Molecule: transfer RNA
Organism: Bdellovibrionota bacterium
């Protein structure tokens, strides 16, 4: 230089005929439970308003389509992989 796949909470990863985003695992911080822990079990964990009810943003970035987009289309960016 040509092709082809990847990008989602700290982290690995579902959600894939377009229809409730963030299941489950890990990790992290409370708590029960010990004499102390380790293991188990329970609650919470993106974000920004608000006392609180409650709202309102967020899937690498930007823009189309569509009643509605993580998904579908064009441009960027990043990564990996094969060909030259």
């Nucleotide at each position: 230089g040509g092709c082809u796949c990847u990008c989602u909470g700290g982290u690995g990863g579902a959600a894939u005929u377009g229809g409730u985003a963030g299941a489950c695992g890990c990790g992290c911080u409370g708590g029960a439970u010990u004499c102390a822990a380790a293991a188990u079990c329970c609650a919470g964990u993106a974000u920004c308003c608000u006392c609180a009810c409650g709202g309102g943003u967020g899937u690498c970035c930007g823009a189309g389509u569509u009643c509605a987009a993580g998904u579908c289309u064009c441009g960027g960016g990043a990564g990996a992989g094969c060909c030259a």